[in-house]
RNA sequence: UGAGUUGGCUGGGCAAUCGCUGUUCAGAUUUAUCUGAAGGGAGGAAAGUCCGGGCUCCAUAGGGUAAGGUGCCAGGUAACGCCUGGGGGGUGUGAACCUACGGAAAGUGCCACAGAAAUUAUACCGCCAGCUUGCUGGUAAGGGUGAAAUGGUGCGGUAAGAGCGCACCGCGCUUCUGGUAACAGAAGUGGCAGGGCAAACCCCACCUGGAGCAAGACCGAAUAGGAACUCAUUUGGUGUGUCCCGCAUCGAGUUCGGGUUGGUUGCUUGAGGCUUUUGGCGACGAAAGCCCUAGAGGAAUGAUUGUCCUUGACAGAACCCGGCUUACAGGCCAACUCAACUU
Numbered sequence: 001u002g003a004g005u006u007g008g009c010u011g012g013g014c015a016a017u018c019g020c021u022g023u024u025c026a027g028a029u030u031u032a033u034c035u036g037a038a039g040g041g042a043g044g045a046a047a048g049u050c051c052g053g054g055c056u057c058c059a060u061a062g063g064g065u066a067a068g069g070u071g072c073c074a075g076g077u078a079a080c081g082c083c084u085g086g087g088g089g090g091u092g093u094g095a096a097c098c099u100a101c102g103g104a105a106a107g108u109g110c111c112a113c114a115g116a117a118a119u120u121a122u123a124c125c126g127c128c129a130g131c132u133u134g135c136u137g138g139u140a141a142g143g144g145u146g147a148a149a150u151g152g153u154g155c156g157g158u159a160a161g162a163g164c165g166c167a168c169c170g171c172g173c174u175u176c177u178g179g180u181a182a183c184a185g186a187a188g189u190g191g192c193a194g195g196g197c198a199a200a201c202c203c204c205a206c207c208u209g210g211a212g213c214a215a216g217a218c219c220g221a222a223u224a225g226g227a228a229c230u231c232a233u234u235u236g237g238u239g240u241g242u243c244c245c246g247c248a249u250c251g252a253g254u255u256c257g258g259g260u261u262g263g264u265u266g267c268u269u270g271a272g273g274c275u276u277u278u279g280g281c282g283a284c285g286a287a288a289g290c291c292c293u294a295g296a297g298g299a300a301u302g303a304u305u306g307u308c309c310u311u312g313a314c315a316g317a318a319c320c321c322g323g324c325u326u327a328c329a330g331g332c333c334a335a336c337u338c339a340a341c342u343u
Base pairs, nucleotide, nucleotide: 001339002338003337004336005335006334007333008332009331010330012308013307014306015305016304017303018302020041021040023038024037025036026035027034028033043314047325048324050323051322052321053320054319055212056211057210058209062245063244064243067208068207069206070205071204072086073085074084075083076082087101088099089098090097091096102203103202107201108200109197110196111195124143125142126139127138128137129136130135131134151169152168153167154166155165156164170192171190172189173188174187175186176185177184178183216265217264218263219262226256227255228254229253230252231251236250237249238248239247272291273290274289275288276287277286278285279284
C1' cells in the first nucleotide's frame, strides 16, 4: 500500500412558520368540545408470522393413548428449535466459517445408469497350470466401469495369486491415564462381522391441552320469551386437537326470520431501561443508585422555506416481551489474517 475476516455505531443536521395526536394543570362549556401553559410522540429491523413465553377464556379437575417437535457435551435463560463455552466432522494459505452431530451388531428398505458383479458376490480383459488348440481347473494381485468393487501400503511366499504370513495404518474388544462430560491419548489382543443412506421407515432419550386482544370484562339500547324440522333422553347427549378412562352436567343439532352493529375497558410500570461496583473464559447473574421512554381507533408525528454536507438506503407500532431469518445507499470505529515493497 492492497485484499480479506470478525465485532460495533449511525441511518441526514440546524433554524423558522403552519399543522396532527396523547398526558398533566387552569378556565369556559350540558356532554361532545374550545382556549392557554408545561412536557411527550415509530425501528434496527417495527418486516416474515418461523419458534418460545407472559396474559385472557374453555374450566370445577385429572390420567393415559395417538400425534407432533428437538437430537454431541456442559452451562445461561421465564422458556425455546435461541445464546455462550467446549468436543467431533468439514471448507479455507490464514484470520475465520458451516454443522443436516443419538442408534446401521433389533428389524424392514434403497444404492439409478454404467459395469461380469452393488447380499446367492462374480469373472469382462488379464495371469498361471493341464492338454484333445479351445476346452478344463485355479485366481481376484494388475486393468476397465462406477459415488462406492469385499480394508490400505510395503515385504515375503506361491505354478500364478490371495491376511496366506509379517510390519505399520484402519477396524473390533479389554485395560489404564487426563477431562464434570462429549472425547483425546497410551498399552495389550484378535486376521477382522463388506460399505453407504435414519433430512428413509424405524428404535431410543427429552419436551408438548386448545383457542386467541377480532382473547376477555362492564355499561347502555333494541327486538320476536320467534317459527318449522331431525335425532336422542341415563345402556344416552354435551363439555376448545383424535381416542379411552374419569369428573361435571341434563338435551344436542339443522333451516328460515328478527334485533344490536353504541360506549367504556383490556391499552402500557415492564421476565423495563441506564450508570457504577462485583462474580464468571463467556452467555449471564448479584448489589446500590437514577429514570418513566407512543398508545392510534378506518388508524396520529406532516408540509413549506432557508442553510450545512456524508447528497440521504431498507422501510411505519396496533396486547406485550425474548429470539431467529430476511432487506439495507452512504459514512465511521476497533481487532486480527494474507500478499507485495521499503527500512

The prediction has a mean pLDDT of 77. This is a predicted structure of a 343-nucleotide RNA (Bacterial RNase P class A) from Gammaproteobacteria bacterium UBA6940. NCBI's taxonomy places the organism under Bacteria, Pseudomonadati, Pseudomonadota, Gammaproteobacteria. The sequence was found by an Rfam model in a public genome assembly. It matches the Rfam family "Bacterial RNase P class A". The family's RNA type in Rfam is ribozyme. About the family: Ribonuclease P (RNase P) is a ubiquitous endoribonuclease, found in archaea, bacteria and eukarya as well as chloroplasts and mitochondria.